A computed fold for a 1466-nucleotide RNA from an uncultured prokaryote, annotated as small-subunit ribosomal RNA. RNAcentral holds the sequence, with entries from ENA. It matches the Rfam family "Bacterial small subunit ribosomal RNA".
[in-house]
RNA sequence: AGAGUUUCAUCCUGGCUCAGGAUGAACGCUAGCGGCAGGCCUAACACAUGCAAGUCGAACGGUAACAGCAGAGCUUGCUCUGGCUGACGAGUGGCGCACGGGUGCGUAACGCGUAUGCAACUUACCCCAAACUGGAGAAUAGCCUUUCGAAAGGAAGAUAAUACUCCAUAGUAUUUCCCCAUGGCAUCAUGGGGUUCUUAAAGCUUCGGCGGUUUGGGAUGGGCAUGCGUUCUAUUAGUUAGUUGGUGAGGUAACGGCUCACCAAGACCACGAUAGAUAGGGGGCCUGAGAGGGUUAUCCCCCACACUGGUACUGAGACACGGACCAGACUCCUACGGGAGGCAGCAGUGAGGAAUAUUGCACAAUGGACGAAAGUCUGAUGCAGCCAUGCCGCGUGCAGGAUGAAUGCCCUACGGGUUGUAAACUGCUUUUAUAUGGGAAGAAACCGUUCUACGUGUAGAACCUUGACGGUACCAUAUGAAUAAGGAUCGGCUAACUCCGUGCCAGCAGCCGCGGUAAUACGGAGGAUCCAAGCGUUAUCCGGAUUUAUUGGGUUUAAAGGGUUCGUAGGCGGAUUAAUAAGUCAGAGGUGAAAUCCUGCAGCUCAACUGUAGAACUGCCUUUGAAACUGUUAGUCUUGAGUAUAGUUGAAGUAGGCGGAAUGUAACAUGUAGCGGUGAAAUGCAUAGAGAUGUUACAGAACACCGAUUGCGAAGGCAGCUUACUAAACUAUCACUGACGCUGAUGAACGAAAGCGUGGGGAGCGAACAGGAUUAGAUACCCUGGUAGUCCACGCCGUAAACGAUGAUAACUCGUUGGUGGCGAUAUACAGUCACUGACCAAGCGAAAGUAUUAAGUUAUCCACCUGGGGAGUACGCCGGCAACGGUGAAACUCAAAGGAAUUGACGGGGGCCCGCACAAGCGGUGGAGCAUGUGGUUUAAUUCGAUGAUACGCGAGGAACCUUACCUGGGCUUAAAUGUAGUUUGACCGGUCUAGAAAUAGGCCUUCCCUUCGGGGCAGAUUACUAGGUGGUGCAUGGUUGUCGUCAGCUCGUGCCGUGAGGUGUUAGGUUAAGUCCUGCAACGAGCGCAACCCCUAUUCUUAGUUGCCAGCGGUUCGGCCGGGGACUCUAAGAAGACUGCCAGCGCAAACUGGGAGGAAGGUGGGGACGACGUCAGGUCAGUAUGGCCCUUACGCCUAGGGCUGCACACGUACUACAAUGCCCAGCACAAUGAGAACCAAGACCGCGAGGUGGAGGAAAUCUAUAAAACUGGGCCCAGUUCGGAUUGGAGGCUGCAACUCGCCUCCAUGAAGUCGGAAUCGCUAGUAAUGCCGUAUCAGCUACGACGGCGUGAAUACGUUCCCGGGUCUUGUACACACCGCCCGUCACAUCAUGGAAGCCGGUCGCACCCGAAGUGUAUCCUAAGGUGAGGCUGGUAACUGGGAUGAAGUCGUAACAAGGUAA
Repeated sequence: AGAGUUUCAUCCUGGCUCAGGAUGAACGCUAGCGGCAGGCCUAACACAUGCAAGUCGAACGGUAACAGCAGAGCUUGCUCUGGCUGACGAGUGGCGCACGGGUGCGUAACGCGUAUGCAACUUACCCCAAACUGGAGAAUAGCCUUUCGAAAGGAAGAUAAUACUCCAUAGUAUUUCCCCAUGGCAUCAUGGGGUUCUUAAAGCUUCGGCGGUUUGGGAUGGGCAUGCGUUCUAUUAGUUAGUUGGUGAGGUAACGGCUCACCAAGACCACGAUAGAUAGGGGGCCUGAGAGGGUUAUCCCCCACACUGGUACUGAGACACGGACCAGACUCCUACGGGAGGCAGCAGUGAGGAAUAUUGCACAAUGGACGAAAGUCUGAUGCAGCCAUGCCGCGUGCAGGAUGAAUGCCCUACGGGUUGUAAACUGCUUUUAUAUGGGAAGAAACCGUUCUACGUGUAGAACCUUGACGGUACCAUAUGAAUAAGGAUCGGCUAACUCCGUGCCAGCAGCCGCGGUAAUACGGAGGAUCCAAGCGUUAUCCGGAUUUAUUGGGUUUAAAGGGUUCGUAGGCGGAUUAAUAAGUCAGAGGUGAAAUCCUGCAGCUCAACUGUAGAACUGCCUUUGAAACUGUUAGUCUUGAGUAUAGUUGAAGUAGGCGGAAUGUAACAUGUAGCGGUGAAAUGCAUAGAGAUGUUACAGAACACCGAUUGCGAAGGCAGCUUACUAAACUAUCACUGACGCUGAUGAACGAAAGCGUGGGGAGCGAACAGGAUUAGAUACCCUGGUAGUCCACGCCGUAAACGAUGAUAACUCGUUGGUGGCGAUAUACAGUCACUGACCAAGCGAAAGUAUUAAGUUAUCCACCUGGGGAGUACGCCGGCAACGGUGAAACUCAAAGGAAUUGACGGGGGCCCGCACAAGCGGUGGAGCAUGUGGUUUAAUUCGAUGAUACGCGAGGAACCUUACCUGGGCUUAAAUGUAGUUUGACCGGUCUAGAAAUAGGCCUUCCCUUCGGGGCAGAUUACUAGGUGGUGCAUGGUUGUCGUCAGCUCGUGCCGUGAGGUGUUAGGUUAAGUCCUGCAACGAGCGCAACCCCUAUUCUUAGUUGCCAGCGGUUCGGCCGGGGACUCUAAGAAGACUGCCAGCGCAAACUGGGAGGAAGGUGGGGACGACGUCAGGUCAGUAUGGCCCUUACGCCUAGGGCUGCACACGUACUACAAUGCCCAGCACAAUGAGAACCAAGACCGCGAGGUGGAGGAAAUCUAUAAAACUGGGCCCAGUUCGGAUUGGAGGCUGCAACUCGCCUCCAUGAAGUCGGAAUCGCUAGUAAUGCCGUAUCAGCUACGACGGCGUGAAUACGUUCCCGGGUCUUGUACACACCGCCCGUCACAUCAUGGAAGCCGGUCGCACCCGAAGUGUAUCCUAAGGUGAGGCUGGUAACUGGGAUGAAGUCGUAACAAGGUAA
């Protein structure tokens, strides 16, 4: 000193939370010792028992107990007698009991703190000084006797004193009056003189003295008064009759309404009276850098209280904790008549509570009471006991020790890492522990004895005596590592990480948040970290929090400027002179108790703790001085402010008058069928004549154009013209006054619209309402009507996004450019000046947006307001109002956010630009039929699995009869197989055959190696070691690969620059392109991945090369390029050329574009392919393979037979074939290319109607093998369910294969369904394309192929164009979205829980008031008063049927209000 948390990210505002310190603490786990401290915070609740205040015989009468002495009696160890002595129960008397100790109820007060005053007082004991101490008397306790009562207690008779009374004496005392002097702050004080009044005493004695009385002084303690300070609430605003003052009297120690009589009417209060709530105050303590905030345990000071309330007595002192009286509540005793009691003293008990100790020892020390003293008393105090409650200290060992042992744990696991020098082991030490022994300081005295000094008493010296703690602290010796470590945490904040278990469960959590099968966050373990005899948790306080801001905050948009003005109190205030000294500053004095804190030093072994000295105590008071500033007083001034004179300006206000246009209505006229309204309609009006047009009349309201970031006003607001009245601003003059000013709580006035009251008015518009539409609904948006209202007068209301979301005033601070009104000037020129009103911009400011002389800049003054979101501008109370409602204005509870500005995206039923078979224009399809195939569904023992919008569905599968196969049923196997390496060993293995069996399998029989250079090798089997297997799960753990956006034109980087930052710029802009393609411009300059090109095929030509290809010319021929030949051509396959907007024209700055331009085979990317940027969809695939975790292991592995994947009411996708004449059938006839072929393709020939069969030339291929079809020619059919269509079914066959039943394909004969062009809807295609025709290949024994992938043939139509649908790109805009519109989000209702408001009432608490009654008490009496009773009230709390809203909650219901133009802007 900061950190976490709002966001995709950013900056800010702002709350919440954490890290620190502290405690009279409590709880959980744990625990070795000591020192020092602390220990009922709750029930001022109730208390059993013991103790806590007595002492003095040197005041007194005395003698109950004890001891001694003396005497007597006698049953020689008892009894009696004697106050004689020590002493002493009870009693009289003195002193003390008012201290010490406890508690914090009450008290918001002169209670406390601080500083003063008393000229208004007192003070026992103590000290100093002066004086005195004479005489007399009457009682009363005790005791004794008698007596009442249960007891407590009481009555009668007798007696003493330092008890009580009387007399005497007395002044520097008290009192009355007078005079003088001095002093002072008023009343007065002091001193002197005179006069007058009233009062004293006690004895004891050892004769030294101790006491007693009076007076003065001192010291100490107390009383009273005053200034200042001292909690919260204004949702407490008025309070007060002894109240405020006076005169007089009484009373008190003393002043005083303290009390009383009379008189006056005052006194307090917004600078907070009164009331309510809470509370003892301070020194201090905790925290904090400080200022502050919190607190009042222990220790010290003060106050208050002593069961509750009242009252006085005694006394120096009390209205008295362990005294009295009375009343009340409670407890106890009782003979029922009556009595006793007060732990908030120390222990202790019960109760309450989360929680707080022993019914201990001692007066040895310190202190206190009494006493002459010894001494007695002392739960004050000193000690001990209990408690980790806190602080401090010590220990639980130290050194060496690596094979880094073993266990545990982890891993990439034949090995490493960690636990860890840790252990074992070796050596050493002994604090502590145990045992034994020694053993303090705290003690100085008093008393007594002796001595010294002087003055028979005091002072001093020596000796003697005294220890609760305690045989404690401490010391020594011995033994032996011996007796001694835990707690919390380990996701971030915050130091510390892995494994297992669990699977949104169990649980954690201070905040953010973890947990849904790989959890460093749960639980356990290992390890680590932090503290340590403690560690954590909880509670509370301060801090961090500058988050109440004096130090030290803010208010345009985050919370926050009052709607505006006037103005009271208050605050602040121009220039100058003088005085003063209140504020201010300086010096000095007093005080600020001690303790505490800080510093130095010292004492306990250190420390805590303690002692001592200093500093400090930031304060208050007094005094002396200074005089700048502020204040005050007295002058002066003119610049602030105001006034005057003369002008100017304006939708400024109030009242009156006038005007035209429009609208509506009415009348009349013309005139005929519609008008009106909408997206489209309908309601409505109209043949009883509307609408339209014209004329006239009436009504009310508003004032087009001018008209404008124009003007005026304090704001609200103000608009036709004109008159009257009123106000304002500005300018000029610088004439007058002379600070008269600014702000402004409370207050007053004004204050849009809506609304209210009374009375008018009512054309248009128009809440409510009605109807018509729209809609799923439509209590809306749209339409037709329409009442209040809107208008006027008067009176209320008093609020608005009353906004510039920006309070008023004053000063200062760069510029540019408009507008309005003046001045000056002849002028609308030009230059200038004053006031007002706009725009842009610099510095500055600001979180940014922005603002910027009209500040949100820099300053000054005053006012108002804010302190997280919700609850809530709500409730209650009060004030205002006719009401509506307004003003003031909370809490419980709940959340960790809510919010501002800006950024990047995404989105919009926002906008601009552009593209695409996207639409449009066309051609052909799908959707209807049959069949094929895939999928869903259903069925099943199984119908294996995956793919599911586009981007699944003739997809994985380029080929399920067995196999495949993963599924089902049944039967079996458990190291069985494969592979590899290394080794050993055998010579076979294979094959044939038989039995059981469905087969797998099991068993039997037959047969039985090769090569050799002899070293060995090959092959096969067996065996050993190592390596199982899984199409089980997770594609959301992965690699790889692939689909899609999309062949869309984008996606980024470096450096620089801009911005606090996220980010931006570049990549935007203007053109252009298929293209981020290129050009121009530009705080950007460059670059990368994409685009394009480079690659392949194809279109043209050339060169080279001619076999298996070709054949123009020449020759031959069996007429087949067949042969000789040929390279010309086709073709083959290598190379090359060619196309580049290169040329021309137009247009353009350029890039580029245009051209039915040239040339060229090809022209603007020639056509096609391969090629797919950053990324998106947690897209698909663990079943192609690979692979991490997890799961199975006589099975989820493996073998095997059969079945299934083909099942079938149905639905969907994709194809095929058709419905026919652009066709079908028959016959004839022409032209390909790509590819394939040895377990293969197979010619010709023969057989079969055919599938096919026999047989086999040729071919490992430019050589051999295969009919191209549509087309074309000719013929038939003649529009029909047909010579279309071919399903289905029957029969007969063929082929493959171990095997065609489930379940193959093909052929022939027969059969001849549906179907006559297909609803809503929907798909493909822009040229060699669509459409159409055939051919080939992979897979493959065969085949479901009508599929997939290729090849060649024939070969169109159309595109005006970009409004709309879909998808995409780019710029811009809005956003409350960021899981990004399939987003977000609002309200009612239903259910549950929680807190709260109202409420008929019910139950308390508290406060005064009125009346009745009235104990004790004071000097009689009256009176007063506690307690008690009655009544009406005020304040406040609890509870309550019912009821209101609020908050929260899992995936409820209904709609869709807001966020985009959110679909009607909010």